Description
A computed fold for a 344-nucleotide RNA from a Burkholderiaceae bacterium, annotated as Bacterial RNase P class A. The prediction has a mean pLDDT of 76. The model forms 92% of the base pairs in the Rfam consensus. The organism belongs to Burkholderiaceae, within Bacteria. It matches the Rfam family "Bacterial RNase P class A". It is annotated as a ribozyme. The sequence is in RNAcentral, with records from ENA.

RNA sequence: GAAGCAAGCCAGACCGCCGCUGGUGCAAGGCUCGAAAGGGCGCACUGGAGGAAGGUCCGGACUGCACAGGGCGGCGUAGCAGCUAACGGCUGUCCACCGUGAGGUGAGGAUCAGAGCAACAGAGACGAGUCGGUCGGAGGGGGUAACCCUGAAGAUUGGGUGAAACGGGCAAUCUCUACGCGCAGCAACACCAAAUAGGCCGGCAUUGAGGCGGCCCGCGGAGCCGGCGGGUAGGUGGCAUCGAGCCGUGCAGUGAUGCACGGCCCAGAGGAAUGGCGGUCACGCCCGCACGGCUGCAAGGCCGGGCGGGUGCACAGAAUCCGGCCUAUCGGCUCGCUUCACAC
Numbered sequence: 001g002a003a004g005c006a007a008g009c010c011a012g013a014c015c016g017c018c019g020c021u022g023g024u025g026c027a028a029g030g031c032u033c034g035a036a037a038g039g040g041c042g043c044a045c046u047g048g049a050g051g052a053a054g055g056u057c058c059g060g061a062c063u064g065c066a067c068a069g070g071g072c073g074g075c076g077u078a079g080c081a082g083c084u085a086a087c088g089g090c091u092g093u094c095c096a097c098c099g100u101g102a103g104g105u106g107a108g109g110a111u112c113a114g115a116g117c118a119a120c121a122g123a124g125a126c127g128a129g130u131c132g133g134u135c136g137g138a139g140g141g142g143g144u145a146a147c148c149c150u151g152a153a154g155a156u157u158g159g160g161u162g163a164a165a166c167g168g169g170c171a172a173u174c175u176c177u178a179c180g181c182g183c184a185g186c187a188a189c190a191c192c193a194a195a196u197a198g199g200c201c202g203g204c205a206u207u208g209a210g211g212c213g214g215c216c217c218g219c220g221g222a223g224c225c226g227g228c229g230g231g232u233a234g235g236u237g238g239c240a241u242c243g244a245g246c247c248g249u250g251c252a253g254u255g256a257u258g259c260a261c262g263g264c265c266c267a268g269a270g271g272a273a274u275g276g277c278g279g280u281c282a283c284g285c286c287c288g289c290a291c292g293g294c295u296g297c298a299a300g301g302c303c304g305g306g307c308g309g310g311u312g313c314a315c316a317g318a319a320u321c322c323g324g325c326c327u328a329u330c331g332g333c334u335c336g337c338u339u340c341a342c343a344c
Base pairs, nucleotide, nucleotide: 001340002339003338004337005336007334008333009332010331012281013280014279015278016277017276018275020048021047022046023045024044025043026042030041031040032039033038050315054326055325057324058323059322060321061320062185063184064183065182074181075180076179077178078177079093080092081091082090083089094108095106096105097104098103109176110175114174115173116170117169131158132157133156134155135154139150140149141148142147189237190236191235192234199228200227201226202225203224204223211219212218245264246263247262248261249260250259251258252257283312284311285310286309287308288307289306291304292303293302294301295300
């Protein structure tokens, strides 16, 4: 210098103006939506997307239901040892395979418990013995005979086919072994709570209630009033300041990780906020201008910085929370390592 391997990180910065949204404080008075429950409206300060917030694949927290114990069934996992709240995740290591190497990949228990499966080729493919050749000749047929035809048992040989031929493979086919697993999911669940209909209780009412705008007359003829309780619409909580939390240091461990100390509080809506505009700087890309260096006869090519203009970019948007896996991703940075080439 070139080509790679592995680990970690960033995902523009700052300022001004205008907005959206959570929290805290002040104000507690008013207005407004609503039957109520319960919301909204002011000012100030302050917080406000990601490494994957994604797919919803795996595991947990949380919640409801079920649950004495045992069995059958079902699902999942699989070298060995560890980490963890848990896991199908992660770490270390063995083995196998790939790579010159740094490294990478692996559904890596069991096929004398049982079953099942194997394209093409081949006589024969999972049950065993069988096809061809050679030896062999019982027996049968023909013939006067010599002889000819056919040919069982048995012995021997394995040529040839194929990944595999009385010896194996596949468990990512069933199965066996060991271990684990109740079912549903925040649209869980808890609380507050209309209208209408139905239910229960009490009272009134055919001796005429209620109704016909207030009263009387009249009409008319079967319900009316009150209370209770359940569910629905709607609302609140769950839900986001205390957590398997984040940062730093130290210790233990090869490591995943654990422990101790110190510091910090860090989004939270409910059709769903986290945005828009302007400016400066940095950086990337494109275009133009005039240069400098190298090379070349030249045309031209390569490299470097300067000025001006344009553009601003990837994947992607929290929805109960957390740990993983997988997938998507423009561009860039850092540390370590490998192979090759060259120089000393």